A computed fold for a 528-nucleotide part of an RNA from an uncultured Gammaproteobacteria bacterium, annotated as small-subunit ribosomal RNA, 5' domain.
[in-house]
Context: one part of a larger RNA
RNA sequence: GGUUGAACGCUGGCGGUAUGCUUAACACAUGCAAGUCGGACGGCAGCAUUACCUGCUUGCAGGUAGAUGGCGAGUGGCGGACGGGUGAGUAACGCGUAGGAAUAUACCUUGAAGAGGGGGAUAACCCGGGGAAACUCGGGCUAAUACCGCAUAAGCUCUACGGAGUAAAGCUGGGGACCUUAUGGCCUGGCGCUUUGAGAUUAGCCUGCGUCCGAUUAGCUAGUUGGUGGGGUAAAGGCCUACCAAGGCGGCGAUCGGUAGCUGGUCUGAGAGGAUGAUCAGCCACACUGGGACUGAGACACGGCCCAGACUCCUACGGGAGGCAGCAGUGGGGAAUAUUGGACAAUGGGCGCAAGCCUGAUCCAGCAAUACCGCGUGUGUGAAGAAGGCCUGAGGGUUGUAAAGCACUUUUAGCAGGGAGGAGAUUGGCCAGGUUAAGAGCUAGGCUAUGAGACGUUACCUGCAGAAUAAGCACCGGCUAACUCCGUGCCAGCAGCCGCGGUAAUACGGAGGGUGCAAGCGUUAAUC
Repeated sequence: GGUUGAACGCUGGCGGUAUGCUUAACACAUGCAAGUCGGACGGCAGCAUUACCUGCUUGCAGGUAGAUGGCGAGUGGCGGACGGGUGAGUAACGCGUAGGAAUAUACCUUGAAGAGGGGGAUAACCCGGGGAAACUCGGGCUAAUACCGCAUAAGCUCUACGGAGUAAAGCUGGGGACCUUAUGGCCUGGCGCUUUGAGAUUAGCCUGCGUCCGAUUAGCUAGUUGGUGGGGUAAAGGCCUACCAAGGCGGCGAUCGGUAGCUGGUCUGAGAGGAUGAUCAGCCACACUGGGACUGAGACACGGCCCAGACUCCUACGGGAGGCAGCAGUGGGGAAUAUUGGACAAUGGGCGCAAGCCUGAUCCAGCAAUACCGCGUGUGUGAAGAAGGCCUGAGGGUUGUAAAGCACUUUUAGCAGGGAGGAGAUUGGCCAGGUUAAGAGCUAGGCUAUGAGACGUUACCUGCAGAAUAAGCACCGGCUAACUCCGUGCCAGCAGCCGCGGUAAUACGGAGGGUGCAAGCGUUAAUC
């Protein structure tokens, strides 16, 4: 000199853009953070509608009907493995980089083939019982894209190459003939289902090299190192197991101990290097502590399950409930770090044919000079060089064109008015191509109408009035830009280093003046 996720002191006008628990991976009140699909299913608690009935105050009350829109709870599907948080652990194939072969991959794209015919249950519901509760037990009824056989069976799997084995589900829009139990059959469109090939994406695994300190850590190792048989996995492998052999690692630092998430990057530096790993992005690990598996394409699963433990809460003492390192917020710790805000309008995600619903992801707003950048706090003129202050050699000098005065301007703040863009969609109508038996329906495309903004009193523009609303902080002995007076008298004090102070202190305290930065300025801490 540069830099910071900074803090502290004094001071503080506005805007933009960023950033904001570095400490206790300490404990957490409360609310929200993962749902969705009725176009899978049986149904119908609530709401609304309609029809009927009754009462009548004549437009209200009651009742009946899942009949309709829809839909609580339930079965079922998909998603809760993403997104969000934190850095405790980890010195490791964890990360970085370059490669590899023995793998899986829901949804998506594309190709091939198929979707035939049956069955038995079970929740919801009803009845009954237990319990303070959480919840739970028994009996009875019922549905499915839930579950299970049969058929079909390959370019799939296994194979001793002879062969053997293995699947499925429907829902919905529309319709001219024909049939019909008036639902439909049948035809056709869309979504879905089964098997399989390829792709894409993602994930698992292996290897070379690199990756902090300590030798006041020198030996370490028994599934240990290798082989064979077997098991296991999606998959190679001591991954596991039985047997056999006795190996394997280490001064090129094994083992042990300490510290630490790694990287792109960031800061500094001419570079080499040194320091660092906040925000943003990639990877990893973790989810009260420890262990375990289940489900699933994917987890050994933050807001799932089971067991143990610590802690907190409820209890009728028998037994139960919980997990903010999600967003806010509270206590605590600390020098120190924000609102229990708005919206799904945009971007993205989940579900859904869609409309849409959900989304503390996200987009915004609030707080903080925490950082960077920009703007302003007026401009011109003005010598009687006013008054006052300070100094003085008492003549004067300086503050100082500074002020006042005169003439202007109006950024910003204030008030009033106007006003983009972020909006592309969705939905309706028309045209036309495709599909099709079809002028239904669906749909790539075009035209047209409709139409959704949290921010928001938006940005921006215009007008109004008036200098009106806006300057501090540190320093002045040398380093180092900037000097005098008074007070004090080795005292009080200053200090980064040298050093100042013991009666004329440019070094302490005050004042006048000056210097440097400026909405900041200093100090402290850290690093180059």
The coordinates come from a structure-prediction model, not an experiment, and the mean pLDDT is 86. RNAcentral holds the full RNA, with entries from ENA, Greengenes and SILVA.